[in-house]
Molecule: transfer RNA
Organism: Ktedonobacteraceae bacterium
RNA sequence: GGGUCGCUAGCUCAAUGGCAGAGCAGAUCACUCUUAAUGAUAAGGUUCAGGGUUCGACUCCCUGGCGACCCA
Repeated sequence: GGGUCGCUAGCUCAAUGGCAGAGCAGAUCACUCUUAAUGAUAAGGUUCAGGGUUCGACUCCCUGGCGACCCA
C1' cells in the first nucleotide's frame, strides 16, 4: 500500500428495512441471626462519527475513525 471482517447497555452478545433486547454485573426489596445463594422489581443506549437512499435505517450505499486477520 491492497483486501476481508468487526464496532449495539459497565462486560459478553442478539435484533428479516417497522416498539432497540437477553445473559452477566451493579441498584432496591423479599427471604436469612448475618453473609452467600434464591426470588421479585426498577434502572441503565447519541447502535463508532458524518452524509445519502427510504414513508421508515442497528440493518442498504458513500466517506472517515478504531480494532483483528490475510496479501504485498